[in-house]
Molecule: SAM riboswitch aptamer (S box leader)
Organism: Chitinophaga agrisoli
């Protein structure tokens, strides 16, 4: 790099170096940005995937296994807009008929875990 699950409408800030982009790709759009953007640092916090622990069913016991909108040190991860929004398909709706409106799947994409 790559496949495999899972999950993506929710949640969560300051500071300091820096100095102009940024919001995954193409593309149309719309938004953030000198009232400071991307990186980096240092401090906080959010979650709840691994891991650890409790409860509880399986089961009488160990071990193993499930479930839990239970905890929460540790190991990642996040802390503007639904993964900002949409572009592929499929139902519907509308006769003002469209890149239309709604709804649901897919595809990419991101983070965990695992496998190579």
């Nucleotide at each position: 790099c790559a496949c495999u699950u899972a999950u993506c409408a929710a949640g969560a800030a300051a500071g300091g170096c820096a100095g102009a982009g940024g919001g995954a790709a193409a593309u149309g759009g719309c938004c953030c940005u000198g009232c400071g953007a991307a990186g980096c640092c240092u401090u906080a916090g959010c979650a709840a995937c691994c891991c650890g622990c409790c409860a509880c069913c399986g089961u009488a016991c160990c071990a193993c296994g499930g479930u839990g909108a239970g905890c929460a040190a540790g190991g990642u991860g996040c802390u503007a807009c639904a993964u900002c929004c949409a572009u592929c398909c499929g139902u519907u709706c509308c006769a003002u008929a469209g890149a239309g409106g709604a709804c649901g799947g897919g595809a990419a994409g991101a983070u965990a875990a695992g496998u190579c």